[in-house]
RNA sequence: GGCACGCCUAACACAUGCAAGUCGAACGCGAACGUUUUCUUCCGGAAAACAAGUAGAGUGGCGGACGGGUGAGUAUAACGUGGGUAACGUGCCUGUGAGUGGGGAAUAACCUCCCGAAAGUGGGGGCUAAUACCGCAUAAUAUUUCUUUAACUCAAGUUUGAGAGAUCAAAGGGGGCCUCUUCUAUGCUCCCGCUUACAGAGCGGCCCGCGCCCCAUUAGCUAGUUGGUGAGGUAACGGCUCACCAAGGCUGCGAUGGGUAACCGACCUGAGAGGGUGAUCGGUCACACUGGAACUGAGACACGGUCCAGACUCCUACGGGAGGCAGCAGUGAGGAAUUUUCCGCAAUGGACGAAAGUCUGACGGAGCGAUGCCGCGUGCGCGAUUAAGGUCUUCGGAUCGUAAAGCGCUGUCGGAAGGGACGAGCCUCUUGUGUGCUAAUACCACACAGGACCGACGGUACCUUCCAAGGAAGCCCCGGCUAACUCCGUGCCAGCAGCCGCGGUAAUACGGGGGGGGCAAGCGUUGCUCGGAAUUAUUGGGCGUAAAGGGCUCGCAGGCGGUUUGCUAAGUCAGUUGUGUAAGCCCACGGCUCAACCGUGGAAUUGCGACUGAUACUGGUGAACUUGAGUACAGGAGAGGAGGGCGGAAUUCCAUGUGUAGCGGUGAAAUGCGUAGAUAUAUGGAGGAACACCGGUGGCGAAGGCGGCUCUCUGGACUGUAACUGACGCUGAGGAGCGAAAGCGUGGGGAGCAAACAGGAUUAGAUACCCUGGUAGUCCACGCUGUAAACGUUGGGUACUUGGUGUGCCGGGUGUCGAUCCCUGGCGUGCCGGAGUUAACGCGUUAAGUACCCCGCCUGGGGAUUACGGUCGCAAGGCUGAAACUCAAAGGAAUUGACGGGGGCCCGCACAAGCGGUGGAGCAUGUGGUUUAAUUCGAUGCAACGCGAAGAACCUUACCUGGGUUUGAAUUGUAGAGGACAUCCCUAGAGAUAGGGCUUCCCUUCGGGGUCUCUAUGAAGGUGCUGCAUGGCUGUCGUCAGCUCGUGUCGUGAGAUGUUGGGUUAAGUCCCGCAACGAGCGCAACCCUUGUCCAUAGUUGCCAGCAAUUCGGUUGGGGACUCUAUGGAGACUGCCGGUGAUAAACCGGAGGAAGGUGGGGAUGACGUCAAGUCAUCAUGGCCUUUAUGUCCAGGGCUACACACGUGCUACAAUGGGCGGUACAAAGUGCUGCGGAACCGCGAGGUUAAGCUAAUCACAAAAAGCCGCUCUCAGUUCUAAUUGCAGUCUGCAACUCGACUGCAUGAAGUUGGAAUCGCUAGUAAUCGCAGAUCAGCAUGCUGCGGUGAAUACGUUCCCGGGCCUUGUACACACCGCCCGUCACAUCACGAAAGCUGGCUGUACUAGAAGUCGCUGGGCUAA
Repeated sequence: GGCACGCCUAACACAUGCAAGUCGAACGCGAACGUUUUCUUCCGGAAAACAAGUAGAGUGGCGGACGGGUGAGUAUAACGUGGGUAACGUGCCUGUGAGUGGGGAAUAACCUCCCGAAAGUGGGGGCUAAUACCGCAUAAUAUUUCUUUAACUCAAGUUUGAGAGAUCAAAGGGGGCCUCUUCUAUGCUCCCGCUUACAGAGCGGCCCGCGCCCCAUUAGCUAGUUGGUGAGGUAACGGCUCACCAAGGCUGCGAUGGGUAACCGACCUGAGAGGGUGAUCGGUCACACUGGAACUGAGACACGGUCCAGACUCCUACGGGAGGCAGCAGUGAGGAAUUUUCCGCAAUGGACGAAAGUCUGACGGAGCGAUGCCGCGUGCGCGAUUAAGGUCUUCGGAUCGUAAAGCGCUGUCGGAAGGGACGAGCCUCUUGUGUGCUAAUACCACACAGGACCGACGGUACCUUCCAAGGAAGCCCCGGCUAACUCCGUGCCAGCAGCCGCGGUAAUACGGGGGGGGCAAGCGUUGCUCGGAAUUAUUGGGCGUAAAGGGCUCGCAGGCGGUUUGCUAAGUCAGUUGUGUAAGCCCACGGCUCAACCGUGGAAUUGCGACUGAUACUGGUGAACUUGAGUACAGGAGAGGAGGGCGGAAUUCCAUGUGUAGCGGUGAAAUGCGUAGAUAUAUGGAGGAACACCGGUGGCGAAGGCGGCUCUCUGGACUGUAACUGACGCUGAGGAGCGAAAGCGUGGGGAGCAAACAGGAUUAGAUACCCUGGUAGUCCACGCUGUAAACGUUGGGUACUUGGUGUGCCGGGUGUCGAUCCCUGGCGUGCCGGAGUUAACGCGUUAAGUACCCCGCCUGGGGAUUACGGUCGCAAGGCUGAAACUCAAAGGAAUUGACGGGGGCCCGCACAAGCGGUGGAGCAUGUGGUUUAAUUCGAUGCAACGCGAAGAACCUUACCUGGGUUUGAAUUGUAGAGGACAUCCCUAGAGAUAGGGCUUCCCUUCGGGGUCUCUAUGAAGGUGCUGCAUGGCUGUCGUCAGCUCGUGUCGUGAGAUGUUGGGUUAAGUCCCGCAACGAGCGCAACCCUUGUCCAUAGUUGCCAGCAAUUCGGUUGGGGACUCUAUGGAGACUGCCGGUGAUAAACCGGAGGAAGGUGGGGAUGACGUCAAGUCAUCAUGGCCUUUAUGUCCAGGGCUACACACGUGCUACAAUGGGCGGUACAAAGUGCUGCGGAACCGCGAGGUUAAGCUAAUCACAAAAAGCCGCUCUCAGUUCUAAUUGCAGUCUGCAACUCGACUGCAUGAAGUUGGAAUCGCUAGUAAUCGCAGAUCAGCAUGCUGCGGUGAAUACGUUCCCGGGCCUUGUACACACCGCCCGUCACAUCACGAAAGCUGGCUGUACUAGAAGUCGCUGGGCUAA
C1' cells in the first nucleotide's frame, strides 16, 4: 500500500441528528418572500401578472408486512433434506375474454364558538370536492342450490358436459383531433386507471418421512387428553373450538421432566473416520422496553402503527400527558476487548409517480484499528592496517568482521513538480430518419444516428521529471525436548519454570555483557479448539496378577443362528433420472504490474426421491433333510436334595459304690474345684450336638455347599442302542428364583464350644495374645437379611489345534480256568510340558492358543465399598452412585542389592571355660564443661579423649595485652647507586628499635665477576576460609575371602550364567560335576626375623686341649665350642596305615631340631564411611595488603563447683624393711658417655683415665636366692598433701621444671550397675634401654628375666562369609510408614431457620380486545 474484518460482555439504559415516503396526470383549499407592470397622497399603500396553482396542511390512492438490526426465547409450531396439498391464498407484474350505465347523500380541510398549561383523530355550529362513501341497472367460464352425463382416483373425492333457479361490479384522469362554438359539453382516438372471470410467474400457508445436544440420581406421562358423530370457525385440512359418545393415546428404539442451545450452507482441525464451532457472506426462523390483544390490509397480530397492563425515563399549572437505537453514527455503563455524531445518492437495488423527479444511514465510498491475509522497502557492488572499540583468552591469539570507515552505483517506498483516468450505461432535453396506432402528416409509443447534461470516491489510481543512501528493525530464544555458548554478578537469596527440573561460592537453566539461533513489520505471552492420544479404540483397546467377569442359575424382549430347494426383492449391488440455491473447498482459464482479492467455466456436493434391472449373501415366505437340540429304551456310579426312623463312641451332668488329698492349668503361675470328700475309678441313668477309622489334588451339585446307618419321595449327569420329533438352538438388558457365615423376628432346645462380660496372669500399660469361668449365639421350625478373598481373583456357548503320565465312572476288543494284565471309545478330575500366546510371571485340548455369537464390566491415584437423591429392609444395613478439592504419580511383573526378633551351613578371645584388670581411693595425663584479655587450633560411637604433641618456663606459639614497622622478617628477576653494611663499644628504652663512636670487603686473565647495603619496579606474605572444590598420606570394615573381566550362551530388558551344586580348606584352598571356557586383582608362596645343622671367616668376641700367670681369657697360642655375619641344607602331606568317590582332603603313625601355613613380622583386593587432615606438605577458588603480614616484651596454652576416658601407685605377710649374694637382652655415646679416686646422709660436686665403641663408658639389671626383723593394725602398709633446707639444667625455675634430705602421713582394708585384655614362652609379674630432649616420662617404642590356668562346646550376645526366602526398603531398618490430638488455611457436605429465582396444581379478582346476547340511539344506506 491492497483486500477483508471490527461489542463474543449488559436482548443494559439512552442525549442529539438522520434511517419511509411519494403522487396536483384522484380532490377541494391555498399563502409568504420576490420580480415586473399599473394606480396613488409617490414616505407609504392598493391592484394585476409572473414565479405557480409553487410551499403547506387536509380528503383519497399506493407503500410503511420490503430493505436494515439482533439472537432473548425456542430441543420443536424451529431448522436441514426429500415429498404431498384431490385441503389452500396471492396486491403489484404478464397473457386472454367481457365491461366501465345511471343516480344519491355526506364529511375533512376552511370559517366560527368553546374546553385544556400542554398534548389533543377534543366538543358544538356552518359550508364544500373526489378514483372517498351508498343504493339501483347489467353480467358469467365467478359463488351457490337442484336435476343429469362421462372420465379419473386406493379413498374421502376430483375433473368435465347439459339444463333450471338465486346472488355479487365499476371511477374516473390526462394528451390530441373533428364538428359546433366565446368557452364548455357531445363525439372520435391514444395513454394511464377501475370492475369481473380464467390462466401464468413469483411469493406464501398447511401436512408427512428421515435427520437434529446432555442428564435415568427425570420412569412413567396424558381429560380436549386419543378417536368417532354433528356443528361452528378458517384462505385452507385438523380437537382449531364446542356438544354428545367411546376409553383411548405416548413410552426402555427413552415418553414425561430438568439443563443447555436459534438452525443450516459452511468454518477450524484431522491421513481418514471423526472432534469442535455456527463471526463476516448466503438461506430459514424468532424477536423489537416487558406481557397481553386485536384493528387495517393481498400480506402483520406489524422495529421507527393502534389499544391495555407493568417497569423505567422525561414534561407538568399536579388536573394530566410524552417516550422506546437488538436501524446509521454517537453517549454512559459493563468488560481483557471492538471504530466516525464523515461524504454521496455518481453507481447497484428499493418505494411512489405517466414522467421529470423526490425519498433511501439499503448501498457506494472515505475515516479509525498491525485485527487478519497478501505485496513491497529499510539498499547494492568493491573494500584488510582484519582499524578503533567491545567480549573472551591457554596471553600466542580468537571473535563481532567485509561488518564499519572509504570508493563507486541504483532509486522501489518517501518528498517536490506536471499530466491524469476506468467506473457513465440509462433517463431527460434537442436535431434527424423510420415504424406502430389513428380519419390524421396531430398526440403517444418504439427503434436508429448525432449533440448536450450527470462522479461521492478524487486531483485518487496511474504516467513523466527532479532530490538524495539520504527518512524507514524489532521481538523472542540459546540445560534436554528444540536450532543456538561463553564471561561476570548472585549464593536454596534474588529469581526461572510448558514437562523434567535449575539456584546452598567455579550456574551454558537466575540477572547483566559479548556472541549465536529463529521469525520479521512484526514477535512473544495468555485464553479456546482439534491433533499427537490406539488416552472411549466403527476404522482402532481391554478385563488371571496392572482399572475391569455380574455370587449362581432360569428366562420375556432383543441380538445371533445347521443342510437342500422354489418364490419374493426389504437389505445389498448396477444403470438412468430429479434434486442437492448462490457463495465457499478443488481444477482450468482470465482481470487488477504480482499476490491476497475478483470474474467465467468445470468438477465435487460421499445425501434424499423416482424408474428400470441383478439375485450370490442376509431377510421374508413355501417345501424338504438330520448332523445341532430333544424324546424313548437298556444300564451302572455318586457326602445331589427333602422328610421320617435307628445306632455306637466321646464330652458334660445326676445317682450310688470304692478311695484320699490334692486336682486343674501354664513358659512359670494364679484365679478356679476339693476334707460339706474333688481328681481318679466302677455301675446305672439323663440330655444335646457332632458322626473317628474308611477318606483319597476321590465323588455329587448351577453356585452356596454336601460325609454314621436305613426307609420313602425326588432332581441332574454319564454310557450304550439309533426307534421317534425335525432347528424345536445359543446368549440373555430388565425380571424371577437359589444363595456360606454373622445378624434380625416368633416359638422351642441348650451337652460341648463360645463374641460380650468377670476374674487370674503377662506388661511401662495390656480394654490383647495365655489361663479359669461364662451369656447371646451355635441346634430345630417358620419368616427376614442378600452379603464374602461368594476365588480358578479366569462369564456362557460352539468349532479347530503336537504329546506324556495318574485317577473316578461307563463301554468295546484280544487273551485267560479265573482274578488280573494289555490295547482302545466316551464323560469327568489332576500333574508335566510342545507350538502358540503373555509386560513378565505363567497358560498350554479343562487355554490365558486360533476363531465366531451373546451378556456383564474398565478408562490415572486419592476424595469414595463416600455425600445427596431414589429404591429394598423390622433394624443392622444392601443396591444404585457423583462432585468440589487435591497429587504427579498410584499400580503390575521381574532384576540387583540391603534388611528380617526368616531358614540352612561356617568362622572369629564372639560367647562359654579360665587368669588378670577398669568402674570405688590418691596422683599423673587427655577431653568435655565452665572461667578468662587469652585459656590458639584440630581430632568427637566402634575407628576422638597418655590423640596431632618423639617431651608449652623464654623460644616453640599459631592465642591475648601493649609497643613498633609497611616492597615489608625470608626468597627472587631487572635497572640504578655505593664500598661499605655488619661485628664491636657507648647512650635511651621492657625490648624491638633509634642515635653516636671505632672500622672501611674478596677474587681477577684488569675486561670483569662474587658478596653485602640502599633505592625503584615486578613480585611478596597469611597456622585466614572452604578436607563438602582437590592431590598426597592415613584410619575403618579386615588379613575378612572376597571383587571383577573377555568370549560364548540364556533373557524384550534390568540382568543371569561363570562365582551356583556335592565334598574339602585358614582361604573363590583344592577336587568332582555343570552352557560354559578362560583370565585378572585378592588367598597362598616369594621377603625379614626366630628355631636345627653344615661350610667359610676368627677381632675388639670365645677358651676344649697345651704352656705361662699378678689368677683377671690376663698372656702365648688355638678355631674345636659359644658368639658374630655371610652363604647353604632342612619340611614337601615326601613315606606308611585308615577314612573318603579310586579325587581333593582328613585322621593316626614313623623319622626329624621343627609336621601339616613351625612361631612372629612386613605385606591390606574391588570398594564403603562427601571418615580424618587446606595447621606436615602441595594446590583451585575466595578473603586480607599501614594488616588476617612482620618484629618485640610480658601473659596465656599449666585456670577449676564439676563429668568422662587412659594410666601409675596402693590397700599389704605369695608382703614391707635391713644386710648379703646370682643370672640378661637390646641399645646409646664427641656440644657426648664419663671410669676410678676424693667430698657430701643424698640429689650431686671436684678432678680426670678410657672410648668415634663386639675394645671404654652409661651399667646397678630387677623379680630371684640366703639370713634377720615386723605379726594383721589404717600398721615398720600406702604414699598424697604441706613446711623447711638443698642439688642440677638453663639469660631466666614467680606464674610454671625435675630431683634430694628432714619433718608431715589424706584417702584407701580389693571396689555398685556395668565393662576390658588375653589361647603359650601367651596372660600375669620384674626390671633394662632408646627417641624427643639444655632440663623435664606414671606416656610411647623396643629388650630380655620368671612364667601359668582354661577351651565341654556353638544354644545365646557381638562382628563377618556363602546359599536360600519375604519385602510396600534403595539416603537401603538409624529404612519406610499409620492414626489421634494441637494450631492455621482451603475446598466440599450437613445444619434450627431466613430469603430470592424458576415451575406445577387449585382457587379469587380481572385491563384492553375478539365473538356472542340484550337494550337504547344515529344514518338515505